[in-house]
RNA sequence: UGCUUAUCAAGAAAGACUGAGGGAUUGGCCCUAUGAUGUCUUAGCAACCUCUAUAAUUUAUUGUAAAAGGUGCUAAUUCCAAUUCGCUGCAAAGCGAAAAAGAUAAGAU
Numbered sequence: 001u002g003c004u005u006a007u008c009a010a011g012a013a014a015g016a017c018u019g020a021g022g023g024a025u026u027g028g029c030c031c032u033a034u035g036a037u038g039u040c041u042u043a044g045c046a047a048c049c050u051c052u053a054u055a056a057u058u059u060a061u062u063g064u065a066a067a068a069g070g071u072g073c074u075a076a077u078u079c080c081a082a083u084u085c086g087c088u089g090c091a092a093a094g095c096g097a098a099a100a101a102g103a104u105a106a107g108a109u
Base pairs, nucleotide, nucleotide: 001108003107004106005105006104007103008102013042014041015040016039017038021031022030023029025082026081027080028079043074044073045072048070049069050068052065053064054063055062056061057060078101083098084097085096086095087094088093
């Protein structure tokens, strides 16, 4: 970055400084002076990529383990909805599936 692929129901917070906003957008709903946001420190979660060990087979892939390196993450399902389709319902509305948008990783340019 108007690109590609995968994942998004689980998991994991304390302190110092700062000092009013934050949860991407819109609507809702929520968090917040019992301290938002940001920076830093320490700790943790997870296992996407690399590394390591191991098993299997199709011999270059898959599974398992580990957590050393690169990221990421640590309120609420991506907080809920947004577009389309299906089901239930007199209706209001509810439920389900897919998409869009977004986030992260690994690539590509």
Molecule: SAM riboswitch aptamer (S box leader)
Organism: Pedobacter sp.